A computed fold for a 541-nucleotide part of an RNA from a Gammaproteobacteria bacterium, annotated as small-subunit ribosomal RNA, 5' domain. Taxonomically the source falls in Gammaproteobacteria (Bacteria, Pseudomonadati, Pseudomonadota). The prediction has a mean pLDDT of 89.

Context: one part of a larger RNA
RNA sequence: GAUUAAACGCUGGCGGCAUGCCUAACACAUGCAAGUCGAACGGUAACGACGGGGACAAUCCUUCGGGUGCGUCUCCGGGCGACGAGUGGCGGACGGGUGAGUAAUGCUUGGGAAUCUGCCCCGCAGAGGGGGAAACCCUGGGGAAACCCGGGCUAAUACCGCAUACCUCCUACGGGAGAAAGCGGGGGAUCUUCGGACCUCGCGCUGUGGGAUGAGCCCAAGCCCGAUUAGCUUGUUGGUGGGGUAAAGGCCUACCAAGGCGACGAUCGGUAGCUGGUCUGAGAGGACGAUCAGCCACACUGGGACUGAGACACGGCCCAGACUCCUACGGGAGGCAGCAGUGGGGAAUAUUGGACAAUGGGCGCAAGCCUGAUCCAGCAAUGCCGCGUGUGUGAAUGACGGCCUGCGGGUUGUAAAGCACUUUCGGCGGGGAAGAAGGACAGACGGUUAAUACCCGUCUGUAUUGACGUUACCUGCAGAAGAAGCACCGGCCAACUCCGUGCCAGCAGCCGCGGUAAUACGGAGGGUGCGAGCGUUAAUC
Numbered sequence: 001g002a003u004u005a006a007a008c009g010c011u012g013g014c015g016g017c018a019u020g021c022c023u024a025a026c027a028c029a030u031g032c033a034a035g036u037c038g039a040a041c042g043g044u045a046a047c048g049a050c051g052g053g054g055a056c057a058a059u060c061c062u063u064c065g066g067g068u069g070c071g072u073c074u075c076c077g078g079g080c081g082a083c084g085a086g087u088g089g090c091g092g093a094c095g096g097g098u099g100a101g102u103a104a105u106g107c108u109u110g111g112g113a114a115u116c117u118g119c120c121c122c123g124c125a126g127a128g129g130g131g132g133a134a135a136c137c138c139u140g141g142g143g144a145a146a147c148c149c150g151g152g153c154u155a156a157u158a159c160c161g162c163a164u165a166c167c168u169c170c171u172a173c174g175g176g177a178g179a180a181a182g183c184g185g186g187g188g189a190u191c192u193u194c195g196g197a198c199c200u201c202g203c204g205c206u207g208u209g210g211g212a213u214g215a216g217c218c219c220a221a222g223c224c225c226g227a228u229u230a231g232c233u234u235g236u237u238g239g240u241g242g243g244g245u246a247a248a249g250g251c252c253u254a255c256c257a258a259g260g261c262g263a264c265g266a267u268c269g270g271u272a273g274c275u276g277g278u279c280u281g282a283g284a285g286g287a288c289g290a291u292c293a294g295c296c297a298c299a300c301u302g303g304g305a306c307u308g309a310g311a312c313a314c315g316g317c318c319c320a321g322a323c324u325c326c327u328a329c330g331g332g333a334g335g336c337a338g339c340a341g342u343g344g345g346g347a348a349u350a351u352u353g354g355a356c357a358a359u360g361g362g363c364g365c366a367a368g369c370c371u372g373a374u375c376c377a378g379c380a381a382u383g384c385c386g387c388g389u390g391u392g393u394g395a396a397u398g399a400c401g402g403c404c405u406g407c408g409g410g411u412u413g414u415a416a417a418g419c420a421c422u423u424u425c426g427g428c429g430g431g432g433a434a435g436a437a438g439g440a441c442a443g444a445c446g447g448u449u450a451a452u453a454c455c456c457g458u459c460u461g462u463a464u465u466g467a468c469g470u471u472a473c474c475u476g477c478a479g480a481a482g483a484a485g486c487a488c489c490g491g492c493c494a495a496c497u498c499c500g501u502g503c504c505a506g507c508a509g510c511c512g513c514g515g516u517a518a519u520a521c522g523g524a525g526g527g528u529g530c531g532a533g534c535g536u537u538a539a540u541c
């Protein structure tokens, strides 16, 4: 000098863009952060339409008996829109957080073969015929609760056989084994038990080949410090048989052999997530690894598997432990290193905010629902960048005041006042983009089809969809009006005098100042530097 996820002191007008627990991977109150599908299913606890019954009952008619029945209340009806709980499917393996562990089971770069891959894309082949359950519910019981047990009924795209096998797998090459599911929209003829069959379209389903994407595995090289760590190793190194995995392999196991690594630093100890990059530097290099992006690891601590295409699974399960909470003392519940927020620690780090409008994700045919991802807003000069705090004129005797003085004057100083202007930003008012693409409805055309239905695509039209938002921006009004500080002035180093103090009080980065004229302490005047900042401390080059 440059730099910082900074902090502290003094000061502080506005905007844009970034950034914001580096410490206790300490403990957490509360709310939210992963649901969705009724076009898989049995259904109906809500809500709303609709239909029916009953009570009261406006109005009108009346032969005065009554009839009509707006409306209110109530009961019934899953036929409708929908939908609590349940069965089932897909998703909760993504997204979000953190850096504890890890010096190699990791990362980076480059190779490799013995693998899997839901959803997606392109093919080929199929989707025939049956069966038995169990939730919800009803019922009996146990428990304070969490919840649990027994009996009974039932649907399915849940589950299980049978058939078939293009194909796939196994094979001793003879053969053997292996599937599936329906749902919704529309419909002319024909059939019909009036439910539908049948046709067609859409979404699904099964087997399999290929692709894409994602993932697992292997090899090589590189990746901090210590030798005051020199030897380490028995599943250890290799082989054979077997097991296991999606897959190679001591990955596991039995037997056999006795190997394998190491001063080119094994082993042990310490430290540490790695990288793209960031900072600095002319470069070489050095230091670092916040934000953003890729990979890894972890989810109260330790262990384990289940489900699944994928996990050994942050907001799943089981066991053990520590801690917290509830309890009827028998037993239960919990896991913010998600977003906010609290206590604690600390020099130190924000709101218990808004919205799904956009982008993206999950589910769904879709409408849509969910989304603390995300987009925004709030707080903080934490950083970078921009703007403002006025402009011009103004010497009469260069006012007054302050300070200095050799008492003549000098300086503050065109500075102020005065006069003439301007109005950025801020304030008050008016106008006002873009971020909006879509989706819905209607119509036309095309595709599909037996079809002018349905559905899909394109185009046109209509009414619409914005959290931010009192948006950006433009414009009107008023008035210099609301907006300057901080450090330093002995040398390094730019900027000097007076007073006070008297080796005291104090200063200090180094050299050093202070013991009666201190440009070095404290104050003042003046000056220098930077400026919404300026200094100090810490840290890196």
Base pairs, nucleotide, nucleotide: 001541002540003539004538006537007536008535009534010533013387014386015385016384017383018382019380020379021345026343027342028341030340031339032338035090036089037088040087041086043083044082047081048080050077051076052075053074054073055072056071060067061066097298098297099296106223107222108221109220110219111218112217115215116214120211121210122209123208124207125206126205128162130160131159137152138151139150140149141148142147167178168177169176170175182203183202184201185200186199187198190197191196224270225269226268231261232260233259236258237257238256239255240254241253242252243251273295274294275293276292277288278287279286280285300321301320302319303318304317323334324333325332326331351377353376354375355374359373360371361370362369363368390421391420392419393418401412402411403410404409425482427477428476429475430474431473435468438464440462441461442460443459444458445457446456447455485530486529487528488527489526490511491510492509496525497524498523499522500521506513507512